RNAcentral holds the sequence, with entries from ENA and SILVA. This is a predicted structure of a 1420-nucleotide RNA (small-subunit ribosomal RNA) from an uncultured Bacillota bacterium. Its mean pLDDT, the model's own confidence on a scale to 100, is 82.
[in-house]
RNA sequence: GUCAUUUUUCACACUGGGGCUUUUACGGGAGUAAAAGUUCAAGUGUGAAAAAUGACCUAGUGGCGGACGGGUGAGUAACACGUGAGCAAUCUGCCUUGUAGUGGGGAAUAACGUUUGGAAACGAACGCUAAUACCGCAUAAUAUAUCUAAAUCGCAUGGUUUAGAUAUCAAAGAUUUAUCGCUGCAAGAUGAGCUCGCGGCCGAUUAGCUAGAUGGCGGGGUAACGGCCCACCAUGGCGACGAUCGGUAGCCGGACUGAGAGGUUGAACGGCCACAUUGGGACUGAGACACGGCCCAGACUCCUACGGGAGGCAGCAGUGGGGAAUAUUGGGCAAUGGGGGCAACCCUGACCCAGCGACGCCGCGUGAGGGAAGACGGUUUUCGGAUUGUAAACCUCUGUCUUAGGGGACGAUAAUGACGGUACCCUAGGAGGAAGCCACGGCUAACUACGUGCCAGCAGCCGCGGUAAUACGUAGGUGGCGAGCGUUGUCCGGAAUUACUGGGUGUAAAGGGAGCGUAGGCGGGGCUUCAAGUUGAAUGUUAAAUCUAUCGGCUUAACCGGUAGUUGCGUUCAAAACUGGAGCUCUUGAGUGAAGUAGAGGCAAGCGGAAUUCCUAGUGUAGCGGUGGAAUGCGUAGAUAUUAGGAGGAACACCAGUGGCGAAGGCGGCUUGCUGGGCUUUUACUGACGCUGAGGCUCGAAAGCGUGGGUAGCAAACAGGAUUAGAUACCCUGGUAGUCCACGCUGUAAACGAUGAUUACUAGGUGUGGGUGGAUUGACCCCAUCCGUGCCGCAGUUAACACAAUAAGUAAUCCACCUGGGGAGUACGGUCGCAAGGCUGAAACUCAAAGGAAUUGACGGGGGCCCGCACAAGCAGUGGAGUAUGUGGUUUAAUUCGAAGCAACGCGAAAAGCCUUACCAGGUCUUGACAUCCCAAGAAUCCCUUAGAGAUAGGGGAGUGCCUUCGGGAGCUUGGAGACAGGUGGUGCAUGGUUGUCGUCAGCUCGUGUCGUGAGAUGUUGGGUUAAGUCCCGCAACGAGCGCAACCCUUACCAUUAGUUGCUACGCAAGAGCACUCUAAUGGGACUGCCGUUGACAAAACGGAGGAAGGUGGGGAUGACGUCAAAUCAUCAUGCCCCUUAUGACCUGGGCAACACACGUACUACAAUGGCGAUCAACAGAGUGAGGCAAAGCCGCGAGGUGGAGCAAAACCUCAAAAGUCGUCUCAGUUCGGAUUGCAGGCUGCAACUCGCCUGCAUGAAGUCGGAAUUGCUAGUAAUCGCAGAUCAGCAUGCUGCGGUGAAUACGUUCCCGGGCCUUGUACACACCGCCCGUCACACCAUGAGAGCCGGUAACACCCGAAGUCAGUAGUCUAACCGCAAGGAGGACGCUGCCGAAGGUGGGAUUGGUAAUUGGGGUG
Repeated sequence: GUCAUUUUUCACACUGGGGCUUUUACGGGAGUAAAAGUUCAAGUGUGAAAAAUGACCUAGUGGCGGACGGGUGAGUAACACGUGAGCAAUCUGCCUUGUAGUGGGGAAUAACGUUUGGAAACGAACGCUAAUACCGCAUAAUAUAUCUAAAUCGCAUGGUUUAGAUAUCAAAGAUUUAUCGCUGCAAGAUGAGCUCGCGGCCGAUUAGCUAGAUGGCGGGGUAACGGCCCACCAUGGCGACGAUCGGUAGCCGGACUGAGAGGUUGAACGGCCACAUUGGGACUGAGACACGGCCCAGACUCCUACGGGAGGCAGCAGUGGGGAAUAUUGGGCAAUGGGGGCAACCCUGACCCAGCGACGCCGCGUGAGGGAAGACGGUUUUCGGAUUGUAAACCUCUGUCUUAGGGGACGAUAAUGACGGUACCCUAGGAGGAAGCCACGGCUAACUACGUGCCAGCAGCCGCGGUAAUACGUAGGUGGCGAGCGUUGUCCGGAAUUACUGGGUGUAAAGGGAGCGUAGGCGGGGCUUCAAGUUGAAUGUUAAAUCUAUCGGCUUAACCGGUAGUUGCGUUCAAAACUGGAGCUCUUGAGUGAAGUAGAGGCAAGCGGAAUUCCUAGUGUAGCGGUGGAAUGCGUAGAUAUUAGGAGGAACACCAGUGGCGAAGGCGGCUUGCUGGGCUUUUACUGACGCUGAGGCUCGAAAGCGUGGGUAGCAAACAGGAUUAGAUACCCUGGUAGUCCACGCUGUAAACGAUGAUUACUAGGUGUGGGUGGAUUGACCCCAUCCGUGCCGCAGUUAACACAAUAAGUAAUCCACCUGGGGAGUACGGUCGCAAGGCUGAAACUCAAAGGAAUUGACGGGGGCCCGCACAAGCAGUGGAGUAUGUGGUUUAAUUCGAAGCAACGCGAAAAGCCUUACCAGGUCUUGACAUCCCAAGAAUCCCUUAGAGAUAGGGGAGUGCCUUCGGGAGCUUGGAGACAGGUGGUGCAUGGUUGUCGUCAGCUCGUGUCGUGAGAUGUUGGGUUAAGUCCCGCAACGAGCGCAACCCUUACCAUUAGUUGCUACGCAAGAGCACUCUAAUGGGACUGCCGUUGACAAAACGGAGGAAGGUGGGGAUGACGUCAAAUCAUCAUGCCCCUUAUGACCUGGGCAACACACGUACUACAAUGGCGAUCAACAGAGUGAGGCAAAGCCGCGAGGUGGAGCAAAACCUCAAAAGUCGUCUCAGUUCGGAUUGCAGGCUGCAACUCGCCUGCAUGAAGUCGGAAUUGCUAGUAAUCGCAGAUCAGCAUGCUGCGGUGAAUACGUUCCCGGGCCUUGUACACACCGCCCGUCACACCAUGAGAGCCGGUAACACCCGAAGUCAGUAGUCUAACCGCAAGGAGGACGCUGCCGAAGGUGGGAUUGGUAAUUGGGGUG
């Protein structure tokens, strides 16, 4: 050490915690007082229970209040409201005053207790109890009821007062001893109820409404009158002075606006009404049919145990929803007020305050003074400047607001303050924290730049924007207002644009088609009276607030307070002119009578002749008819024409006339009958009897409709023929309704004088119809007057035109009608009609005009006058052919660009082989081919050479200039940098300049004056005349300007002067001369000057003389105001835009020259008036020429070559042709014509291929005079013939000039074209190339009809019938009182009945929505 075994394990071991060990423990010792404790006494305190009292809380009983205050405007068109009256038909709690009372009893019942139902809400039964709760009794009146008597008042019913009798009816106590209550009666105040006059919306496309409806008698009911309700009786009542119905709406004081009158409106504040989820109902009460009470029904929401219950913000906050949009789930009862209470006090989302919102009104601030380098920046610019702008910076100040600190109210004269430590005051700080919005084209104060480019956008109206936008957007600047500004909406104003104040109706919108007449409106002279209207005075009311005036209080103002006013209505008194009522009266308005008178006035009957057509017969023969011209049609079966006879219908020539009549429509042969009206004269009668006239009634052209007749002519529809692009038309041939008659209907017209009726007044002149009078012997003439009907014209009116005693003038009365155009005289509805259709008569939507009169132009297939080669009369052409040339088109790499009817097209271009050249291809350059500035180098410049197509690049050589104050400078070349150059790129619609054209047409204007509202007119028109606005005369015009003409050039004649290069008295030359020809300068001459005629005594025209020339002698230049956005940015100039190694610049080549075709302008022809040949013979003018024109001579067939005289030109050169004469050709694709092509040449030029011109030979096309159409020209012109020049190296059928030969015709202004003047019409003014109508197609919009479908509303009929009042009823129950009791009275419940909301059923009415389809309308 391991294994096994044994012993102990309340101790013998081990371990955890606590205590003690210098001590509070423990142990020991000594000693004192007190306390605790216990017991007793007095006193005190606490708790419980009971009783009493008081305060507070709570439920209940009782009282008062919840009918006020607060909210909202759904309903309501009504005594709802406003205003003024009335109640003799009424009530009124609390309050005030007065008076008289407050005695004595009784029976209950909540709460409470017990039991019990239910989820809940909420009950049930039994038992107890009080009152200022409830009920009898007593007393009682100036109460109430009845009766009697008397007096008195009222508009009526009736009322009031006095006296008396009878009957009936009241009360409540509390207490702090102050008072507060209670009851009857009377009165007041307040509040309420009812009645009435007057007033205030729309619709007549709502004209009839009404059955308790209107009234009576009797009841019931109510506070009260009343059909409020009931029974009976009667049949009334309302309505065009708008009933009924429908729509809309709370009313007012006031508010907004307006000079006012008015218009609109009813938020806030105040008065009244109505309502309280919808509808109905009663209860209680002084008061309700009750917002925060009840019952029922409906809808909705919530709870539920499914049985049943609950709820009502249009109170204050708040939530949701809706919406463009409208606030805090705040504080306080301090004030004012309300309720309750004796009071203390309580309640009060009424109210007082605060919060949110620029929502409105008012006040204040965001700084003040100085400050020019006129800063920076911005904007703009003519680049100089200007402007922002003393603005800022900077300097010196102030402190309203603000910030901080301190004090600190009134509202409450004791206490009590939510607001509130608020207003206000003091001190300090510091320019610090505080400006935006709109507009800038005109109205309307305020302008520039950029961007944009009919886009984007603006816009109240007009209107801006399409490349220079004061109009859009932005910026700068400016103007306005300012804690606001602008927009939108609404209302009024302007708007005299609904017109009462205060409009109109001929043509602008608007007079009924006309008459009679009802209602209504208006109405002659005198006298008396009334006092309704009217006027005056006094008075009541007109709530307060508002408003106005004035005075005062908050620092001012807004705000607040005092005083006064306040259009109405009522009452009383007065006046009596006017209106009105009543009475009397008058004659002039009106009517009647009498005597005359004109008339197409109406109705009916009868009669007549002319003409058309048809029928019969005769004559007669081939056409008739019709048209711009024809045809259809009729005709040989005999038409048309003509003669005779007959039939029938319709209309009435001449007279016949802005003449007559009629109410209008309308009325026309003659006669008769019946009949209406007018006018004149007279003044006998009536005595205002009148005027107008909504509705109503009647009449009412033509066409149309119905029935029946009639039907000659005419003639819708229809048929045929023409015309025409077509021709459903115009023209022609036929032809039916109809036109005619009778009886009905229709009821409209540019039914017009586009002008309602009546009355009065207001200068004239001249016709005409019907009367009367005067004068006259008488008729006419004349004068006066009445009625009608025309013209002219003054005042006046009118927008003008015009009207103007027949008013559209001045006044009065009544009626009708109008209120922008279209939609639309339509739709729907109603009504009338047989129908057609008439009458009445909208809206949606859409436009910014529609319209009248006049003006100036322009235009007219309007008129008048006039002119022009405009037509006509002629001549020659074009259009057909070939060629040339320009253009279009096409083509092309490019065919550069422009010009476009006349007025582009042989035009820019008076010269495209290169160049020109702008285009294309390729190759090159980039401060550039050209200009200025800077730097550097080099003189410049010239020559040679290499590569290349050339531009260009490289190399070599020659050359070293001029001026100089020696510093340098000028010019040139090369290289470099940047400013810049450059552009035939765009815009002629941004422009200048230039040009064309109307048109060499005779016009276009102005000043002053006059006229007109004005635009404008006049002049300028008119009568003549001219080429002319040329001139003359006249004239409200007088003058003037630009145009016309003339002055200028040229040509025709003459003179003078001058003459060489010209000319000549010459055969030539020289010389001489300047007469002639000519040249070129100056003059003359021609002016209708002269004569005659015409004309207006003019202007002028015509004729003549003389003259070279005669009426502007011929020709040219010369082009008014203006038109055409005419042409040109490509002659030039130029704004803006664009390109910048390219849209600039250079070079080579190409192109501008292409070629199916179309057009313009020319040339040459088609031939004999000609071609060819010969004669080689004659005659111009105007030009050109030196890098030029070039002679003679020679060569060539010729182009040309050679040659070089002469000439810087009146000198030299170039210089005609046609014509003429002779011959030939003989009508043909030719001896016409010359294109095209071949060959050979010439010339220019660096170069003729693309792409020049010319010559010779050869070739020999189309073309035989030109369709439709169209051009030029009037005399030295057309036609024809050649010549020259510019451009140009060369190139001409073109252009510009020149001369030679040299006609015809013009009756004339009808027509075509263009133009001028006057006039007329106009719906045109971009001006007839204008304007504009309708259909159709497409898109959109609103609307009518529509088989129908779906809703709303208000009634009605019937059914059902809640709650509930009322009535009935005795089934049940029953305290007070009566009764001795039985019982009664009374009550409650129940039941029944009437009424009765919602609901149901039904047929109508009305009003919306929607619908296939369909109708028209509007806009584009």